[in-house]
Molecule: SAM riboswitch aptamer (S box leader)
Organism: Bacteroidota bacterium
RNA sequence: CGCUUAUUCAGAAAGACCGAGGGACUGGCCCGAUGACGUCUUGACAACCUCUCCCUGCCACAAGCAGGGAAAAGGUGCCAACUCCAUUCCGACUUUAUGUCGGGAGCAGAUAAGUG
Numbered sequence: 001c002g003c004u005u006a007u008u009c010a011g012a013a014a015g016a017c018c019g020a021g022g023g024a025c026u027g028g029c030c031c032g033a034u035g036a037c038g039u040c041u042u043g044a045c046a047a048c049c050u051c052u053c054c055c056u057g058c059c060a061c062a063a064g065c066a067g068g069g070a071a072a073a074g075g076u077g078c079c080a081a082c083u084c085c086a087u088u089c090c091g092a093c094u095u096u097a098u099g100u101c102g103g104g105a106g107c108a109g110a111u112a113a114g115u116g
Base pairs, nucleotide, nucleotide: 001116002115003114004113005112006111007110008109013042014041015040016039017038021031022030023029026086027085028084043079045077048075049074050073052070053069054068055067056066057065058064083108087105088104089103090102091101092100093099094097
């Protein structure tokens, strides 16, 4: 870097350093010298993978497999705004607006696990 699968409206910030951009891309709209973004430290959130434990099913038992749960030690992730918003289909509404809300599908991205 490519591929596969799963998730993506929940949740969670302080300190120090730096100093002008940042929110992937385009447009919008936001954040930012009352210091954003980034880096480091500490802390938190979460529970994808590993470990441990519990329940259910298959199985004669065990092992194993599948589903659910607990926990948070290890590997990741994450801590402005739904992934900030955007495409399309269906339905409802009234304010008839490239409108709002609900549901489905999809593109792109992100993260994890596996794989080449």